[in-house]
RNA sequence: UCGUGCUAGACGGGGAACUAGCGGUGCCCUGUAACCCGCAAUCCGCUCUAGCGGGGUCGAAUUCCCACUGGCGGUCCGUCUGGAGGAGACCGGAUUUUAAACCAGUGGCGAUGAAGGUUAGGUCUUGCGCAAUUUACGCACGCCCAACCCCGCCAGGACCGGAAGGUAGCAACGGUAAGCGAAAGCGGAAUGUGCCGCAGGAGAGCCUAACUGGAGCAGGCUGUUUAAAGUCCGCUCCAAAAGAGGAACAAAAGUGGGUGCACGA
Numbered sequence: 001u002c003g004u005g006c007u008a009g010a011c012g013g014g015g016a017a018c019u020a021g022c023g024g025u026g027c028c029c030u031g032u033a034a035c036c037c038g039c040a041a042u043c044c045g046c047u048c049u050a051g052c053g054g055g056g057u058c059g060a061a062u063u064c065c066c067a068c069u070g071g072c073g074g075u076c077c078g079u080c081u082g083g084a085g086g087a088g089a090c091c092g093g094a095u096u097u098u099a100a101a102c103c104a105g106u107g108g109c110g111a112u113g114a115a116g117g118u119u120a121g122g123u124c125u126u127g128c129g130c131a132a133u134u135u136a137c138g139c140a141c142g143c144c145c146a147a148c149c150c151c152g153c154c155a156g157g158a159c160c161g162g163a164a165g166g167u168a169g170c171a172a173c174g175g176u177a178a179g180c181g182a183a184a185g186c187g188g189a190a191u192g193u194g195c196c197g198c199a200g201g202a203g204a205g206c207c208u209a210a211c212u213g214g215a216g217c218a219g220g221c222u223g224u225u226u227a228a229a230g231u232c233c234g235c236u237c238c239a240a241a242a243g244a245g246g247a248a249c250a251a252a253a254g255u256g257g258g259u260g261c262a263c264g265a
Base pairs, nucleotide, nucleotide: 001265002264003263004262005261006260009058010057011056012030013029014028015027020047021046022045023044024043035055036054037053038052039051064258065257066256067255068254069253073249075247076246077245079244080243081242085238086237087236088235091234092233093232094231095230096229097228098227099226100225101224102223104222105221106220108217109216116212117211118210119209120208121207122206123205124201125200126199127198128197129196130194131193132191133190134189135188137187138186139185141181142180144179150175151174152173158167159166160165
């Protein structure tokens, strides 16, 4: 150096998440010549560099190992830009509504008399009445109404008496009590009642009338001012997406280096 057979090793790697941590299943990136079966997200396996269990292929190199370059990709940030959206403030502007003030414009009332003033009455209140209404309260009224234990009169009959005569008394007849009825009368009680009456009180406001007075009254609409409230913009704070910058990780790919044993020629 060549050949044969082995062994280490390889048959994907990475990011975020999960986890005490690691690997795997799931998600994403990269990538392929990238083995097969079983296990698994409120999960499966492991315990310190690592999927566990079973089988297969390649095998010391284009495929293993190390270093450097590289940079897909996702992740992170006491950084900057950005500003969806949210909260606040009630300062400025715009606009809307409501209230008050003014009385400029317009309309209304006013010499057929405004505001103001005086007087009287009402409204309010106390007492006493009147009326109305209600009453299963009483009186009065009306009808009927008691086998006997209600009344009157008591035929018949009964009792007492020698007799004259007397006594109690059912039915019938006449009446009455409780009860019943009516609601027109009288009384009592009551009231979500009254253009009611009389007397007293209070008299601020309001209403009505008369008198006085002699020019204003009132505030509908527009306008102006003020106040309160609502909405929008500016304002203050928080801040999503997106972008810039930075950080660590990092696949493919590239460059350089390294790698065992046995036998034979």